Description: Predicted 3D model of a 327-nucleotide part of an RNA (large-subunit ribosomal RNA, domain IV) from alpha proteobacterium SCGC AAA015-N04. It matches the Rfam family "Bacterial large subunit ribosomal RNA". The prediction has a mean pLDDT of 87.
[in-house]
Context: one part of a larger RNA
Order: sequence, then structure tokens, then C1' cells
RNA sequence: UGAUGUUGAAGGAACUCGGCAAAAUGCACCCGUAACUUCGGAAUAAGGGUGGCCUGUUCUGGGCAACCAGAUACAGGUAGCAUUAAAUAGGGGGUAGCGACUGUUUAUUAAAAACAUAGGGCUCUGCGAAGUGGCAACACGAUGUAUAGGGUCCGACGCCUGCCCGGUGCUGGAAGGUUAAGAGGAGUUGUGCAAGCAACAAAUUGAAGCCCCAGUAAACGGCGGCCGUAACUAUAACGGUCCUAAGGUAGCGAAAUUCCUUGUCGGGUAAGUUCCGACCUGCACGAAUGGCGUAACGACUUCCCCGCUGUCUCCAACAUCAACUCA
Repeated sequence: UGAUGUUGAAGGAACUCGGCAAAAUGCACCCGUAACUUCGGAAUAAGGGUGGCCUGUUCUGGGCAACCAGAUACAGGUAGCAUUAAAUAGGGGGUAGCGACUGUUUAUUAAAAACAUAGGGCUCUGCGAAGUGGCAACACGAUGUAUAGGGUCCGACGCCUGCCCGGUGCUGGAAGGUUAAGAGGAGUUGUGCAAGCAACAAAUUGAAGCCCCAGUAAACGGCGGCCGUAACUAUAACGGUCCUAAGGUAGCGAAAUUCCUUGUCGGGUAAGUUCCGACCUGCACGAAUGGCGUAACGACUUCCCCGCUGUCUCCAACAUCAACUCA
């Protein structure tokens, strides 16, 4: 000096990105226990008390009995600084975000808000099913049969899920247009004396597809601009105009989304770029790429409080082991 422990005056998070680490809590019994809630929970909530040993009373089991083993409560006594005397054994509360939950994951830097999930929707599939593997036979699907199976999106529950089918996709339609090989063969050409042989070839006919006509958004997706207007000012319920397939509804909103921004106001602090509650000027929220809530849950994330402490003010001592010096 380092490592691992133990202890520490006064203070008690002033440390720090952050209470990281440590300390504290811890067991049993008795009492007591809030908001909220899906009435199950929340809950060991929180908070408080008791605990050793001896004597007596009581009860249970075994035993013929003597007695042995055990238990609850009460009363009295008694030792200590301290009695779940060692060891093992939740710190707690409030707030917000995200995800409903238990679960799963980057074997070896990530355990999460990611994945899954029950549940919801759309879509395909009538059975030799669709779909998948295989050139095929065949196999899985399934010894299943639409309350089944495949694909896809959302993700408990509650309240809901607005407008747009112009583009892309999908489904349906079949009148017309276009359209391949094929059919067709007017005709043209080569060659030949010719018959012929050969080549080219217009009209016409000719499927799906595409064009076309509809439907469809829990399909891919999309969801405006400018100007004026009220008896202070400001604002604009109102009006005008342009464009669009339609111009963002409910709810939420400086948000895991807000650039300007430490927005403004309120709360908390002596002091708060974080936090909570509002406002709405949403650079650039928004409804199953789901919207907004939500009890319970979380080795998740944020902020605050109580307790606690060597995290710190500010370091010190001790024990053991290393390093170091000497032998």
C1' cells in the first nucleotide's frame, strides 16, 4: 500500500450519474392495519407490545400405578446492559411511466418497456382440405373435419375503435378494348417448261392477364391551406375562397413523442435542466403498426419521504492474508 472483516465522537446522503456499497429490518405470538379494488386482494400493509429461568394453577397422550412426554393461558418470583442473548430469517411508505399477470430471451458485456401469453379481429380451407416438405411416389396437417386446421395483426380486463376505396393489394364481374401459341389463309416470293416443291403472309378467329366496372381499411396506407369577422384589447362561435379520395372524430398531450425549451403557471426544496398537477402554441399524439384508463404483479425505469448507516464532512484504529524488508 492492497484485499477481506470488525469498530467508531458529532453530524446523517452533505457522497454520487444514481443511497452504488454498507448499515438497518428479520422469528413466533398478541393487538392493530389506509387509499384503491376486477371484492380475490392490497396485507407480514403501516404501526405497537411480549419473549430467559424458577414456582404454582390447567389441559392432552401413554401407563394398573409410580411416573414419562407434551401444550395453552394466567399468577407470583428471579438474574443480566442485553433473553427468537449465538447462527439462520422482509427495511418500510408515497408518486408517476411502461408492460396486465406466472412465464421466455442475447450459453460467454443487455433479463428489459423486448418475446410469449389467455383474449380480440381479419383472412384462407368442405376433406384426396388449405398450407408445408419432396422431381415424384409419398409424408406432415390428422387416425383431425369449420367449436377444426393454416396465415396474419393486436395483446388480461374496462370504455371504445371515427372519416377516406383516389393510389397499391385482394375479392367479385363480364359487355367492350388489348393480347401468345394455335386455327385461318386473301395474296406475295423463290425455283421449275409445267405439275409441283419451298418460303413469307393480310383479313378473320383465339385464354388467362392487363385496361375497364364494382366491393373491401382490425388490407398496405392517408386523414389540408389562405383571408376576413364580436361595443377596450385579445380571441374567433361566424363568413369567404382554393385544393383533396378524405381533410384527424373520441380520448390524450412539452409525453419513452416538444426542436425552440430549463415553454408558462402551480406543488414539493432555503435553493429543483429531474419529478408531480395543469395549460395547449401537438417542430413531428391519435384510435387493433390500436387510443385512453386500470386493481394485482415487476432483480424494470423516475421522483419524494421515514428509518438506517464511514457513501460523505474526514478519516482513524484493530484482526487476518498478501506485497515489502530482514533471516

The sequence was found in a public genome assembly.